The RNA shown here (SAM riboswitch aptamer (S box leader)) has 107 nucleotides and comes from a Planctomycetota bacterium.
The sequence was found by an Rfam model in a public genome assembly.
Its mean pLDDT, the model's own confidence on a scale to 100, is 83.
NCBI's taxonomy places the organism under Bacteria, Pseudomonadati, Planctomycetota.
Of the family's consensus pairs, 97% are formed in the model.

RNA sequence: GCACCAUCAAGACGGGCAGAGGGACAGGCCCUGUGAAGCCCGGCCAACCAGCCCCCCGCGGGCCACGGUGGCAAAGCCUGCUGCGAGCGCCUCGCGGCCGAUGGAGG
Numbered sequence: 001g002c003a004c005c006a007u008c009a010a011g012a013c014g015g016g017c018a019g020a021g022g023g024a025c026a027g028g029c030c031c032u033g034u035g036a037a038g039c040c041c042g043g044c045c046a047a048c049c050a051g052c053c054c055c056c057c058g059c060g061g062g063c064c065a066c067g068g069u070g071g072c073a074a075a076g077c078c079u080g081c082u083g084c085g086a087g088c089g090c091c092u093c094g095c096g097g098c099c100g101a102u103g104g105a106g107g
Stems, first nucleotide, its partner, number of pairs: 002106001004104005013042005021031003025080004043072003048068002051063004076099001081097007
């Protein structure tokens, strides 16, 4: 770098180093010297995998939180390009796709 499946309006921060950026991209709107990114230590959230139990067996239900990941501003911060539907006058709303993130299982 590639294709597949699931999820994405809930939840969860302190300290140290550092020193100007960060929120994927673009536009907006935000966060940030009352300290951004990054790194380290500790804590916390959740429950994808793992583990355990049940099962009418189904891609089912439950338990756990030691282990492998992930996460801890704002809905994936909002919108975008596109299909369908509705309202309705060209805008708005809903659902899906696209894009992205995370996990799982692959080539």